[in-house]
This is a predicted structure of a 102-nucleotide RNA (SAM riboswitch aptamer (S box leader)) from an Anaerolineae bacterium.
It matches the Rfam family "SAM riboswitch aptamer (S box leader)". Its family is annotated with regulation of gene expression in the Gene Ontology.
RNA sequence: CUCUUAUCCAGAGAGGCGGAGGGACCGGCCCGUUGAAGCCUCGGCAACCUCCCACACGUGGGGUGGUGCCAAUUCCGGCAGAGUGUUUCUGAAAGAUAAGAG
Numbered sequence: 001c002u003c004u005u006a007u008c009c010a011g012a013g014a015g016g017c018g019g020a021g022g023g024a025c026c027g028g029c030c031c032g033u034u035g036a037a038g039c040c041u042c043g044g045c046a047a048c049c050u051c052c053c054a055c056a057c058g059u060g061g062g063g064u065g066g067u068g069c070c071a072a073u074u075c076c077g078g079c080a081g082a083g084u085g086u087u088u089c090u091g092a093a094a095g096a097u098a099a100g101a102g
Stems, first nucleotide, its partner, number of pairs: 001102008013042005021031003025078004043070003048066002051063003055060001074094001079091004
């Protein structure tokens, strides 16, 4: 990097360095000098995978480790269908993460 499967309306931030961008892409709309990205420290959330423990035996609970995440539903839309005055709903696509394969 490609493929397969699963999930994505829940949850969880402080400090230091830094100094203008960030929210994948495009459009919108937001966040940002009351400090963006990035890096570091500590903390937290979650439970995909490994292992351990007790209970239990259909499964669920706690913990260790490998990851991931901690503004806004994946911030909303993009394509298709239904509906329609506007609004809206459903499913895909794209993206992200995990596990496995190449």